[in-house]
Molecule: transfer RNA
Organism: Tremella mesenterica DSM 1558
């Protein structure tokens, strides 16, 4: 230099062939229980990498950028 893939709560991952509430586990906060702590059970908050385009409507499609990983040279 060329090329492929990935980016979704704090972490690990689902999902969406464009539209009704973006989901699960762990973590976190509150409660329950206990003499107390942990565990259990219940409840809750928080997320689509950034900028533009297409569209009535984009987390999803298109372009550019960023970061990470791989292949070729």
């Nucleotide at each position: 230099g060329c090329u492929g893939a990935a980016u979704u709560c704090g972490c690990u991952u689902a999902g969406u062939c464009g539209g009704u509430u973006a989901a699960a586990g762990c973590a976190c906060g509150g409660g329950u229980c206990u003499c107390a702590u942990a565990a259990u059970c219940c409840c809750g908050g928080g997320c689509c990498c950034c900028c533009g385009g297409u569209u009535c409507g984009a987390u999803u499609c298109c372009g550019g950028g960023a970061u990470u990983c791989g292949g070729c040279a």